Predicted 3D model of a 268-nucleotide part of an RNA (large-subunit ribosomal RNA, domain VI) from a metagenome. Rfam family: Bacterial large subunit ribosomal RNA. Rfam links the family to the GO terms structural constituent of ribosome and ribosome. RNAcentral holds the full RNA, with entries from SILVA.
[in-house]
Context: one part of a larger RNA
């Protein structure tokens, strides 16, 4: 921009894409077959491999805005307690998120029409012949069945809901004036398990959108100070303490203020 007015939702599915795999074992059955050795088709079941997708309750990894331990040095006047720097200084753990080594799911089965091939009936050609008329069976391939995208499918689909004044001129398309600016959308702002930007999604006081605060979960592992014990290092009590990023619930304290713009008026 189009989809013969504009708008908000919900669908259909032309078409396109994805998937499509393999192994071992058990039963059938030591059966059929075979002198024996050996050893099935068909059918039924179990367990896996690799692949693909999703997820984070479990396990593991990361987790430089979380907690703790340790060393050197500078500083906070000293002690104590801390801060900076030293690859996050080094080390031990670790929430959310992200991830796999973790967990779950998938391939199945069915239908249709077929290929090679196997048939029935059957002439041309009194026989024969699956083929010429007619009619069956038959593959991971094809069309479906499962999942995803999908009406720019210009053949532009369908359903529901919402919105839209008056006068004049004109053969009509249309034009002019006055009034009006709907439904809805955008700008802007607070944000997001959405994201390069954009887009998308949530919220914008009739509000829990983010921050703060409170509680909880969770992490670390028992703070500072004080008291006591010990010559001391240190230990015990106060203390399952203290501190705490992203998680959950709550709470308007802070910030989403006030507004502006587009879009018209019943339609070739």
């Nucleotide at each position: 921009c189009g989809u013969g007015g504009g708008a908000g939702a919900g669908u259909u599915g032309a078409g396109g894409g994805a998937c499509g795999u393999c192994g071992u074992c058990u039963c059938u059955a030591g059966u059929a077959c075979g002198a024996g050795a050996g050893g099935a088709c068909c059918g039924a079941g179990a367990c896996g491999a690799a692949g693909u997708g999703a997820c984070c309750g479990c396990u593991c990894g990361u987790g430089u805005a979380c907690g703790g331990g340790c060393u050197g040095u500078u500083c906070c006047g000293c002690c104590a307690g801390g801060a900076g720097c030293a690859g996050c200084g080094c080390c031990c753990g670790g929430u959310a998120g992200c991830g796999a080594u973790g967990u779950c799911a998938c391939g199945c089965g069915g239908a249709g029409a077929u290929a090679a091939c196997c048939g029935c009936u059957g002439a041309a050609a009194g026989c024969a012949u699956c083929u010429a008329a007619g009619u069956g069976g038959g593959a991971a391939a094809c069309u479906u069945u499962u999942c995803c995208c999908a009406a720019g499918a210009u053949u532009a689909a369908c359903u529901c809901u919402c919105c839209u004044g008056g006068a004049g001129c004109u053969g009509a398309a249309g034009c002019u004036c006055c009034c009006u600016g709907a439904a809805g959308g955008g700008c802007c702002c607070a944000g997001g398990a959405a994201g390069a930007c954009u887009a998308c999604c949530u919220g914008g006081u009739u509000g829990a959108u983010a921050g703060g605060c409170g509680g909880c979960a969770g992490g670390u592992g028992c703070a500072c100070g004080g008291a006591g014990a010990g010559c001391a290092a240190u230990c015990u009590c106060u203390u399952c303490a203290g501190c705490c990023g992203a998680g959950c619930c709550g709470u308007a304290c802070u910030a989403a203020u006030c507004g502006c713009c587009c879009g018209u008026g019943a339609a070739g």

Its mean pLDDT, the model's own confidence on a scale to 100, is 90.